[in-house]
The RNA shown here (transfer RNA) has 72 nucleotides and comes from a Candidatus Saganbacteria bacterium. It matches the Rfam family "tRNA". Rfam links the family to the GO term triplet codon-amino acid adaptor activity.

RNA sequence: UCCCCGGUAGCUCAAUGGUAGAGUACCUGACUGUUAAUCAGGGUGUUAGUGGUUCGAGUCCACUCCGGGGAG
Numbered sequence: 001u002c003c004c005c006g007g008u009a010g011c012u013c014a015a016u017g018g019u020a021g022a023g024u025a026c027c028u029g030a031c032u033g034u035u036a037a038u039c040a041g042g043g044u045g046u047u048a049g050u051g052g053u054u055c056g057a058g059u060c061c062a063c064u065c066c067g068g069g070g071a072g
Stems, first nucleotide, its partner, number of pairs: 001071007010024004018055001025044001026042005048064005
């Protein structure tokens, strides 16, 4: 320098261009000698950034940033 993959909740990951979700963690409540476990409830989010396409973008396009792999 070039090519490929990835970036979404604290963490691990989903999501056919049409209301962003699950597990876990966390918070609140119930349960009880107390804690843990269990049960019920709660989403906690600038989907890395900027711009573009579209009625509508996590998703498509361009560039930039970060991480990983490969070629020279």